[in-house]
Molecule: RNase P RNA; transfer RNA
Organism: marine sediment metagenome
RNA sequence: AGCUUGCUAGGCAAUCGCUGUACCAGUUUAUGGUAUGGAGGAAAGUCCGGGCUCCACAGAGCAGAGCGCCAGGUAACGCCUGGGAGGCGAAAGCCUACGGAAAGUGCAGCAGAGAGGAAACCGCCUAAGUCAGCUAGUCUGAACGGUAAGGGUGAAAAGGUGCGGUAAGAGCGCACCGCAUGACUGGUAACAGUUCAUGGCGAUGGUAAACCCCGCUCGGAGCAAGACCAAAUAGGAAUCCUAAGGCGUGGCUCGCGCUGGAUUCGGGUAGGUUGCUUGAGCUGAACGGUGACGUUCAGCCCAGAUGAAUGAUUGUCCUCGACAGAACCCGGCUUAUCGGCAAGCUUUU
RNA sequence: GGGCCGUUAGCUCAAUUGGCAGAGCAAGGGACUCUUAAUCCCUAGGUUGGAGGUUCGAUUCCUCCACGGCUCACCA
Numbered sequence: 001a002g003c004u005u006g007c008u009a010g011g012c013a014a015u016c017g018c019u020g021u022a023c024c025a026g027u028u029u030a031u032g033g034u035a036u037g038g039a040g041g042a043a044a045g046u047c048c049g050g051g052c053u054c055c056a057c058a059g060a061g062c063a064g065a066g067c068g069c070c071a072g073g074u075a076a077c078g079c080c081u082g083g084g085a086g087g088c089g090a091a092a093g094c095c096u097a098c099g100g101a102a103a104g105u106g107c108a109g110c111a112g113a114g115a116g117g118a119a120a121c122c123g124c125c126u127a128a129g130u131c132a133g134c135u136a137g138u139c140u141g142a143a144c145g146g147u148a149a150g151g152g153u154g155a156a157a158a159g160g161u162g163c164g165g166u167a168a169g170a171g172c173g174c175a176c177c178g179c180a181u182g183a184c185u186g187g188u189a190a191c192a193g194u195u196c197a198u199g200g201c202g203a204u205g206g207u208a209a210a211c212c213c214c215g216c217u218c219g220g221a222g223c224a225a226g227a228c229c230a231a232a233u234a235g236g237a238a239u240c241c242u243a244a245g246g247c248g249u250g251g252c253u254c255g256c257g258c259u260g261g262a263u264u265c266g267g268g269u270a271g272g273u274u275g276c277u278u279g280a281g282c283u284g285a286a287c288g289g290u291g292a293c294g295u296u297c298a299g300c301c302c303a304g305a306u307g308a309a310u311g312a313u314u315g316u317c318c319u320c321g322a323c324a325g326a327a328c329c330c331g332g333c334u335u336a337u338c339g340g341c342a343a344g345c346u347u348u349u
Numbered sequence: 350g351g352g353c354c355g356u357u358a359g360c361u362c363a364a365u366u367g368g369c370a371g372a373g374c375a376a377g378g379g380a381c382u383c384u385u386a387a388u389c390c391c392u393a394g395g396u397u398g399g400a401g402g403u404u405c406g407a408u409u410c411c412u413c414c415a416c417g418g419c420u421c422a423c424c425a
Base pairs, nucleotide, nucleotide: 001346002345003344004343005342006341007340008339010317011316012315013314014313015312016311018038019037020036021035022034023033024032025031040323044334045333047332048331049330050329051328052222053221054220055219059254060253061252062251064218065217066216067215068214069083070082071081072080073079084098085096086095087094088093099213100212104211105210106207107206121151122150123147124146125145130142131141132140133139134137159177160176161175162174163173164172178201179199180198181197182196183195184193185192186191226274227273228272229271236265237264238263239262240261241260245259246258247257248256281300282299283298284297285296286295287294288293318321350424351423352419353418354417355416356415359374360373361372362371368405376392377391378390379389380388398414399413400412401411402410
C1' cells in the first nucleotide's frame, strides 16, 4: 500500500417517566409499593426458503412459475461450504444466471459483393480449355474462367504462424500450436493429463435474461391466517338466474366437501380472550469434519405491545458517537451504515 | 402489518416478434388581421425514475434500489 475472516456499535452516575411479569397492599376494580426484564446488525426491502393456521389428509391431468458445472451441508432454499472451468489482478485474493445451438422454429436493422451449411466489389492470375487480335509466337488482350492470400463493410466473413507448393491461390501438402472424436490414466464427480491413436477442421458460426428441449422443485392463501366467548339480529322485501346449477379465496378440467345462488333495498355488530413467544433458542467445553456443519455434556431464559412501551433532563469522561425502531416466528439474500478492535495473509522499502 | 400496481417531452398519454422514441395540449417564431382570439405553417424540447447485467443493439428482457399510488371498492 492492499486482501480475507470475525467482533463491536459511546461509557459511567443521578433524577423523573413508559411498559411486560411475579409478589404484597388495597374495595376481585382503579391505584400504589418492591423485585426483575425491556430493539437491531440490519428490527428495513418483502426478494427467496421453512415452521404454524384454514381450505381435503393436498389427490390426478393440463397449463404456468422457478432453478440449472460437480460433490456436500441444511427443516428447506435461488442460501452456505469445498472443488472444477472461464475471466480479472504483480500477489494475497476476487468475480461468474456456468445445462442443451450435432430435435425443431425464429432473429440479426443499417452497412456490405456476400449473413447461414453464403459470397467475387476492389485486388491477384492467364497454366490448361474457350473467345478476340495480328506481328502467327514458348505472342498480346479478355471474362461468361480461376482464386477466400491482401483491401474494404460489419458485432460477427468459417482455424493461426511458417515453409513448401501453384498461373495465382487454397489444409492442397508438411511442421508447430489450437480443435474434434475415441481409448488409457487420475479423480466419488464436475473435470484434468508433457499419454496414445484417429480426423484436415465449410465436421459442429452467434443468440436459449427468444420460443423451445432435457433434468429437478413447486397446491392456494396468509396471524387482518385461524379458534373461542359475549353482544345483536331478519329465518325480511324486490328483481334475476337456474339443478348437466351454485358455493367452498384453487389458473382450467376431474375429484372432494357443502348446498339453492347473485344483485339491490333495508337493518345489525364492529367488544373481549387466544394465537404470542421455550425456540431448527443462546453461552461454554469436548469430539468428528479441509470446511459449511454435526454429535454429546453443562449452564441460562434474553421484548411481547394492541393507539401500541423502550424516553427525557442533568453531571462527567473520551477517540464526540453512523444507518436506523420489534408487531406470528425462524434460516438466508439484498440494500443503508460515523468509526473502532482482533486474527491471518500478500507486496514494496 | 400483509398484499398489489405505476414511473416516457412542461402536462396527458402512445410505442410488440428487441432495430432511427412519437401524438395532442402547452412553449417559441412566422403568416392572416387595424389589433386580439380562432385558423394555417415552421421550430425547439427526452440520460425513457436511478445503477448494473444479457445482447452486435434495450422504453422493451433480467437483478438491485428510489419515488409515488391502491385502503372498511385489496385484506378486519